A computed fold for a 477-nucleotide part of an RNA from an uncultured marine bacterium, annotated as small-subunit ribosomal RNA, 3' major domain. Model confidence (mean pLDDT): 83 of 100. Its Rfam family is "Bacterial small subunit ribosomal RNA". A reference for the family is Yusupov et al. (2001), "Crystal structure of the ribosome at 5.5 A resolution", Science.

[in-house]
Context: one part of a larger RNA
RNA sequence: UGACGGGGGCCCGCACAAGCGGUGGAGCAUGUGGUUUAAUUCGAUGCAACGCGAAGAACCUUACCAGCUCUUGACAUUCUGUGAACUUUCUAGAGAUAGAUUGGUGCCUUCGGGAACACAGUAACAGGUGCUGCAUGGCUGUCGUCAGCUCGUGUCGUGAGAUGUUGGGUUAAGUCCCGCAACGAGCGCAACCCUCGUCCUUAGUUGCCAUCAUUUAGUUGGGCACUCUAAGGAGACUGCCGGUGACAAACCGGAGGAAGGUGGGGAUGACGUCAAGUCAUCAUGGCCCUUAUGGGCUGGGCUACACACGUGCUACAAUGGUAGGUACAAUGGGUCGCUAACCUGCGAGGGGGAGCUAAUCCCAUCAAAACCUAUCUCAGUCCGGAUCGGAGUCUGCAACUCGACUCCGUGAAGUCGGAAUCGCUAGUAAUCGCGAAUCAGCAACGUCGCGGUGAAUACGUUCCCGGGCCUUGUACA
Numbered sequence: 001u002g003a004c005g006g007g008g009g010c011c012c013g014c015a016c017a018a019g020c021g022g023u024g025g026a027g028c029a030u031g032u033g034g035u036u037u038a039a040u041u042c043g044a045u046g047c048a049a050c051g052c053g054a055a056g057a058a059c060c061u062u063a064c065c066a067g068c069u070c071u072u073g074a075c076a077u078u079c080u081g082u083g084a085a086c087u088u089u090c091u092a093g094a095g096a097u098a099g100a101u102u103g104g105u106g107c108c109u110u111c112g113g114g115a116a117c118a119c120a121g122u123a124a125c126a127g128g129u130g131c132u133g134c135a136u137g138g139c140u141g142u143c144g145u146c147a148g149c150u151c152g153u154g155u156c157g158u159g160a161g162a163u164g165u166u167g168g169g170u171u172a173a174g175u176c177c178c179g180c181a182a183c184g185a186g187c188g189c190a191a192c193c194c195u196c197g198u199c200c201u202u203a204g205u206u207g208c209c210a211u212c213a214u215u216u217a218g219u220u221g222g223g224c225a226c227u228c229u230a231a232g233g234a235g236a237c238u239g240c241c242g243g244u245g246a247c248a249a250a251c252c253g254g255a256g257g258a259a260g261g262u263g264g265g266g267a268u269g270a271c272g273u274c275a276a277g278u279c280a281u282c283a284u285g286g287c288c289c290u291u292a293u294g295g296g297c298u299g300g301g302c303u304a305c306a307c308a309c310g311u312g313c314u315a316c317a318a319u320g321g322u323a324g325g326u327a328c329a330a331u332g333g334g335u336c337g338c339u340a341a342c343c344u345g346c347g348a349g350g351g352g353g354a355g356c357u358a359a360u361c362c363c364a365u366c367a368a369a370a371c372c373u374a375u376c377u378c379a380g381u382c383c384g385g386a387u388c389g390g391a392g393u394c395u396g397c398a399a400c401u402c403g404a405c406u407c408c409g410u411g412a413a414g415u416c417g418g419a420a421u422c423g424c425u426a427g428u429a430a431u432c433g434c435g436a437a438u439c440a441g442c443a444a445c446g447u448c449g450c451g452g453u454g455a456a457u458a459c460g461u462u463c464c465c466g467g468g469c470c471u472u473g474u475a476c477a
Stems, first nucleotide, its partner, number of pairs: 001477002003474003007471007015461002019424005026314008034305002042053002064300007073125001077124002079121005086103001089100004107114002127289002130287003136283002138278003141274001143272001148187006154163003167178003193266004198234007207224003212221002237260001240254005316417001320376007332363003337356002342351003383414001388409007430453007
């Protein structure tokens, strides 16, 4: 000087408390451990691994296993020779592949040849998801969006170092003010950026409809007021008033205002810590393999199952289930696509093919909770839906291992969950549906977004956890 303390002081955070809803018990989904296996590919392992890499494992993917098979190689550069490239059909085979066969003679040319491609040969080389993240780059997590981390000059100290950065107030903040052997400065904080909330201007189709006609319908004429769209501005600064304070910084209350003291949300992550993670995104040193640790193919596996754990979904019901009726969104996506009307099927779907390269058409009349009416009356039930049997639909070369969905039947556990433990402070929790990426299809109950309905509680900082500043002790570095 740090680090640590079941030392002290001050302060903060859904850290506790006050509340609301869960997890832990059940069934299923998913990930992991373990076990099994020819293989169950590899990585991630307290917080910070475990719905994680994987925004899609039937083949492919695929890296694993078994069998078959190739050796200048699936891919790159260079050299030589031959042939345009390309293409049809047949045979063997699980296929890779091997054999036979048909059509084709193109482009440029200084007529030597050349360009592209294919086959054969030659070796230099290719290739490796093989090892080392403790050799590395890059990227990322974490403490933590915590308020800190440093430097120049000066001063003090023999020196390591100190001072500044401590102190009195204040703040979300090393934020600001005052004081001070310090005076300044840098990286952080804040602001500048995006978005939501108010108003104005410009613009008016594909959007909108107040007034005037018209209609089943903003449908048509008409209009651009309003909504909306999308470009530019205005607006919030403790600016104004009162009080407290040290005449300061600031705090408390008020006015005006759509918004008030950082207005809400996002992006943004200082010096560093964990030899944290990643050699399997990529790149790369070293080592290793080179008729194999490289390449191709078929089939299997990654989907196994006495068990244990994590994360979710659905429930156990009456604030509910069922049946009928009536409303109201936003974000998005679409030409190898979204697919309307209409017909058909109980349904998943099938037929059909209008329109749309989209503020125009479609997904999608987009919603579901909600509301109204009826019924069920506390039961393992008209709750719950696992499991199993049968019959089908769709995608795809192909649904046996191993897809999703539909219909009929079946109807398990489960009556609110031990110890323990998690999230959340407002348009939040809770609850309800909708969309998208990946994608032929889908194991999505996941993830990322979108809107609808919409709470309770916070006395307070004694305690648990994490963090910041000062101080103190130390046999630690």